[in-house]
The part of an RNA shown here (small-subunit ribosomal RNA, 3' major domain) has 476 nucleotides and comes from an uncultured bacterium.
Context: one part of a larger RNA
RNA sequence: UGACGGGGGCCCGCACAAGCAGUGGAGCAUGUGGUUUAAUUCGACGCAACGCGAAGAACCUUACCUAGGCUUGACAUGCAGGAGCAAGCUCUCAGAAACGAGAGCCCCUCUUCGGAGAUCCUGCACAGGUGCUGCAUGGCUGUCGUCAGCUCGUGUCGUGAGAUGUUGGGUUAAGUCCCGCAACGAGCGCAACCCCUGUUCUUAGUUGCCAGCGCGUAAUGGCGGGGACUCUAGGAAGACUGCCGGUGCCAAACCGGAGGAAGGUGGGGACGACGUCAAGUCAUCAUGGUCCUUACGUCUAGGGCUACACACGUGCUACAAUGGCAAGUACAAAGCGCUGCAAACCUGCAAAGGGGAGCCAAUCGCAAAAAGCUUGUCUCAGUUCGGAUUGGAGUCUGCAACUCGACUCCAUGAAGUUGGAAUCGCUAGUAAUCGCAGAUCAGCAUGCUGCGGUGAUACGUUCCCGGGUCUUGACA
Repeated sequence: UGACGGGGGCCCGCACAAGCAGUGGAGCAUGUGGUUUAAUUCGACGCAACGCGAAGAACCUUACCUAGGCUUGACAUGCAGGAGCAAGCUCUCAGAAACGAGAGCCCCUCUUCGGAGAUCCUGCACAGGUGCUGCAUGGCUGUCGUCAGCUCGUGUCGUGAGAUGUUGGGUUAAGUCCCGCAACGAGCGCAACCCCUGUUCUUAGUUGCCAGCGCGUAAUGGCGGGGACUCUAGGAAGACUGCCGGUGCCAAACCGGAGGAAGGUGGGGACGACGUCAAGUCAUCAUGGUCCUUACGUCUAGGGCUACACACGUGCUACAAUGGCAAGUACAAAGCGCUGCAAACCUGCAAAGGGGAGCCAAUCGCAAAAAGCUUGUCUCAGUUCGGAUUGGAGUCUGCAACUCGACUCCAUGAAGUUGGAAUCGCUAGUAAUCGCAGAUCAGCAUGCUGCGGUGAUACGUUCCCGGGUCUUGACA
C1' cells in the first nucleotide's frame, strides 16, 4: 500500500422489516439441459446464460444432414489467347431441381476503321470459407454502478515502498458544500447545460376547435363566419433555499411556514469516471496467425433446426360469485397506411368473401378501446368455472400449409378447488389490473418495444444481502 475477517464505528440501497401481487403445484407457450437422431447448425452458463443473439426456421432464411451437380468457380480484379451466332429471351426432351441435350427468336455500343468497351469460352494469377483461435486483436456490449469515487502538478514529510492533498468536525443524493488543517491548486467523474412531462403568457389558426351571431338538417362544426376555449408547435416566463421563523459556529445546511401549477434534484429519460471479471462476441463487421482449395468452396431438391422417458428457467390461461354468460350503453393515448389502410352496403352463424367511396392522411381509414356502468340470468357444483386434447367441416396467406402456419364453426370437454421446502418483483400515477398500437412480417406473438384507462399497502434499521467511508487484527 492493498485485499480479507462469522472485528469495531458511521452511512446508504425494495437489502431486511411492514404490506400487495406472484413464481414453485395444473394445462399450455417459449428457451435451455439431457436423451434421441442421417442432421436435430452455431453461440450464450451464478448474479451479469436459459421469451438470450432470433424485430418473427413451411421453401427462402440456413450456417446442419442426405442425395444429385460444378471446379477460375455463386462473387471481385488483372493478364494472355480465342469467339463471333453479343448478352439475353422463348419452346421441346430427360430430370426432384440444379445441371444437361436440341430448336427458334434476337443480331450490342463507340470508332480516326487500326481498334477500344461490353459479353462468352480456354488458361494463369487468384477468388471463396458462418473452418479454428474472443487466451493474438480492433470495434461494440454486459457487470460492479448513476456506486461516489479515481487521479495529477508543485510543495512538504519519509533512506525507501509511499504518505499528505482525498484525513478530521458538520452537512449532502453526491470527494455536495462549509469550517479546520503542510498543504496549495487542477483533471476525469457528481451536479448543471440536452429531451419529454407538469403551470402561465405570447405568436400562428388548417386538415384542428365552436363561446357568441346567422343558415341548414331526422341528426352531425354540416355551411357562412369566428380566434374566445380545447388543441397543435414555435418563442418566452417560472423554482433560486429567493422570502419569513427556528436550530446550527456569525458557516454550510436542516426543520417548519408563506406564496405558488410545481419546493428544496418537481417527475421521467438520455448521459456510465479510473478500473474489475484473460467477462461476451473471429457467426454483424473488421483483422493477425493457422487450416481447406475437384473442397471445410459453390449450386440444387428433399429433410432437419419443430424429435421426447425426463429436469430447470421465463411466461400465458385458470382453479371462479370482487365471478361466468347475455343484452344495452360510455370514456383514451400513442402509432401505422400506396405492391398500402380500406368505409358504407350485400352474402355468410363465423373466420372471411364481394364491393370499392375516401385517403400520400390533425382531412380518409385501421378503430370495436377494454376493464367500467345499467338490466337480466347462473347459486357454490369439477359447475353456464376452466379450457387442454381429439374428431369433423371450413377461411386466409403463399409455387406450396404432410412433416410444420394462423384463424373460424360444430362436437369433445382433460388437469386444475389457490399450490411443500424455497423464491422473485414493487414505495406513486408506482404495484396490481384492463385493453390499444408498432417493429419484424406474404402469413404467423402468451415474446419484445411503446401507449393510455382504473388504481392500492408502507412503523422502522436489530438481523440477512450488496455497497461507501474511517479504524483495527492476522496475511501478502
The coordinates come from a structure-prediction model, not an experiment, and the mean pLDDT is 83.